[in-house]
RNA sequence: CUCUUAUCAAGAGUGGUGGAGGGACGUGCCCGAUGAAACCCGGCAACCGACAGUCAGCUGACUGGAAAGGUGCCAAGUCACACAGGAUAACCUGGCAGAUGAGAG
Numbered sequence: 001c002u003c004u005u006a007u008c009a010a011g012a013g014u015g016g017u018g019g020a021g022g023g024a025c026g027u028g029c030c031c032g033a034u035g036a037a038a039c040c041c042g043g044c045a046a047c048c049g050a051c052a053g054u055c056a057g058c059u060g061a062c063u064g065g066a067a068a069g070g071u072g073c074c075a076a077g078u079c080a081c082a083c084a085g086g087a088u089a090a091c092c093u094g095g096c097a098g099a100u101g102a103g104a105g
Stems, first nucleotide, its partner, number of pairs: 001105008013041001015040003021031003026081003042074003047070002051064005078097001083094004
């Protein structure tokens, strides 16, 4: 980088360093010197792993609670729209794209 698959309406600091940018891309709309990014600490969650149990038996599926391991995450629904369908309309549903986990190449 590509493919497969699951999830994406909940949750998470009045901390320290740092100094101007950030929210993927386009458009918009926002956040930001009452301090952005980044780093540290802190926290959230529970995908993998670990643990307990049930079922089937290749080892896998499901359930449960914990959170010391591997990731992830901590403004706004994945900030909204951008494509298709529906609705008089506000809007709703789906898709694309994207993000994250796990597996494969």
Source information: Predicted 3D model of a 105-nucleotide RNA (SAM riboswitch aptamer (S box leader)) from Jeotgalibacillus sp. R-1-5s-1. The coordinates come from a structure-prediction model, not an experiment, and the mean pLDDT is 80. Taxonomically the source falls in Jeotgalibacillus (Bacteria, Bacillati, Bacilli, Caryophanaceae). Its Rfam family is "SAM riboswitch aptamer (S box leader)". Its family is annotated with regulation of gene expression in the Gene Ontology.